[in-house]
Molecule: transfer RNA
Organism: Rubrobacter sp.
RNA sequence: GGGCCUGUAGCUCAGUUCGGUUAGAGCGCUACUCUGAUAAAGUAGAGGUCCCUGGUUCAAAUCCAGGCAGGCCCA
Numbered sequence: 001g002g003g004c005c006u007g008u009a010g011c012u013c014a015g016u017u018c019g020g021u022u023a024g025a026g027c028g029c030u031a032c033u034c035u036g037a038u039a040a041a042g043u044a045g046a047g048g049u050c051c052c053u054g055g056u057u058c059a060a061a062u063c064c065a066g067g068c069a070g071g072c073c074c075a
Base pairs, nucleotide, nucleotide: 001074002073003072004071005070006069007068010027011026012025013024020058029045030044031043032042033041051067052066053065054064055063
């Protein structure tokens, strides 16, 4: 220098196929119940600019363009 893949909650990820009607799961966190007190279990809750910028569209996490970061391969 060239090609491909990945980027979504504190962590690990799903959702992208075919754009569509509230952005989700598990773990973790907080409060409560339970207990003599923990753990476990149960209930409820908080937590998101879907990497950034722009574009297409009635509508974008999803499509397009350009960047940024990481990984793999080739040179």